[in-house]
Predicted 3D model of a 76-nucleotide RNA (c-di-GMP-I riboswitch aptamer) from Sulfurovum sp.
The source organism's lineage runs through Bacteria, Pseudomonadati, Campylobacterota, Sulfurovaceae and Sulfurovum.
Of the family's consensus pairs, 94% are formed in the model.
The prediction has a mean pLDDT of 87.
RNA sequence: ACAAGAAAAGGCCAAACUUACUGUGAGGUAAGGACGGAAAGCCACGGGUCUCUAAUCAGACAGCCGGGUUACCCAU
Numbered sequence: 001a002c003a004a005g006a007a008a009a010g011g012c013c014a015a016a017c018u019u020a021c022u023g024u025g026a027g028g029u030a031a032g033g034a035c036g037g038a039a040a041g042c043c044a045c046g047g048g049u050c051u052c053u054a055a056u057c058a059g060a061c062a063g064c065c066g067g068g069u070u071a072c073c074c075a076u
Stems, first nucleotide, its partner, number of pairs: 003076001005073001012037002017032006035063001041069003045066003048061004
């Protein structure tokens, strides 16, 4: 340095649900909360699911799968 791993150590994130705000909506933000997570950090590139519209368009989900990219530790 790369791969692998979550053992150890220091930690990190936060599902469902509740409350408040926000959005036409899927959802999002904040607080509480903790099902879980070795990238549950980030990116909408591919697939997928979802929302709006008569339709096109436009949008949401990165904790659905794949991919890209960055990263702590070091028993291997």